[in-house]
Context: one part of a larger RNA
RNA sequence: CGUAGGAGACUUGAGAGGAUCUAUCCAUAGUACGAGAGGACCUGGAUGGACGUACCCCUGGUGUGCGGGUUGUUCUGCCAAGAGCAUAGCCCGGUAGCCAUGUGCGGAACGGAUAAUCGCUGAAAGCAUCUAAGCGAGAAGCCGACCUCAAGAUGAGGUCUCCCUAUCAGACUCCACGUAGACCACGUGGUUGAUAGGCUGGACGUGGAAGCGCCGUAAUGCGCGUAGCGGACCAGUACUAAUAUGUC
Numbered sequence: 001c002g003u004a005g006g007a008g009a010c011u012u013g014a015g016a017g018g019a020u021c022u023a024u025c026c027a028u029a030g031u032a033c034g035a036g037a038g039g040a041c042c043u044g045g046a047u048g049g050a051c052g053u054a055c056c057c058c059u060g061g062u063g064u065g066c067g068g069g070u071u072g073u074u075c076u077g078c079c080a081a082g083a084g085c086a087u088a089g090c091c092c093g094g095u096a097g098c099c100a101u102g103u104g105c106g107g108a109a110c111g112g113a114u115a116a117u118c119g120c121u122g123a124a125a126g127c128a129u130c131u132a133a134g135c136g137a138g139a140a141g142c143c144g145a146c147c148u149c150a151a152g153a154u155g156a157g158g159u160c161u162c163c164c165u166a167u168c169a170g171a172c173u174c175c176a177c178g179u180a181g182a183c184c185a186c187g188u189g190g191u192u193g194a195u196a197g198g199c200u201g202g203a204c205g206u207g208g209a210a211g212c213g214c215c216g217u218a219a220u221g222c223g224c225g226u227a228g229c230g231g232a233c234c235a236g237u238a239c240u241a242a243u244a245u246g247u248c
Stems, first nucleotide, its partner, number of pairs: 001152001005163007015149004021049007033038001051106005059100004066093005071086006110144003117137004170248003174190005195241003198237005204230003211224004
C1' cells in the first nucleotide's frame, strides 16, 4: 500500500515446514519346532539409549551494579571506620535472568491406496492358471492422522462486537517501559494512571554491621542482635516522571 468506511477480538485452512529412530528385559514358554543342541512367530507388559521440544520446582553452572573474608599500596589529618587501584586484586558464597549435566513431554495408536509377495473366482485354451473381466490380503515406505506457520490464498475468506455519517471514528508522533528487541517492529501504560523510579512490606542472598559495653596484657571472643547490608524477584503506595501539544 492492497484486501472499497474505521477499530477490537475470535477463527477456516489452500499451501508450506517439522516429526517419523532404536535396544534390552519379563510373561506367553523352555511352549510350537527339533534326535539333540538349541529355540520362536503372534500377543501383552516393563525399563533404557540417542534425538527433539518446553521449563527452572529439584540437582548444579554462570551471575564484572548482591553479601562477606583477605594481601599490598595511596588517600579521607590521626585511631577506628571506609574509598580507589592491583585480571572483578585474590578468595568464599549467591537472587533474578540465561542455561544442562537437571525436570517434564514426544515418536504412538488408527484409516486409505499400494510394492514385492500371497490369495478368491475365472476364461481365452471343456484341463490348468492370482488376471485377461472382476474381488481380496499385504511394508519402518506413500497419502492422511500428530506438531508448527499460514487469507499478499490479489481466489486477499468467515464470525461476533463497537464507532462514524461529516469532522468524527481511528492511527501516528511524543513520553514511562518490557513478556519484545541490532535498528525498526511487537507488546504494556500515559493522571478516569501502578508504566518505570523512589518509598514501605515480603521473599531470597550474605552471615552476625557500625557503635558501645564486658572478659583478656594482647590476638581474639561474647552481649545489645537471625545483626547489618541489598541487582534484577512478589506486592502495596501517586512521592517523582509518563505534562501540555502536534500530524494524518

The part of an RNA shown here (large-subunit ribosomal RNA, domain VI) has 248 nucleotides and comes from a metagenome.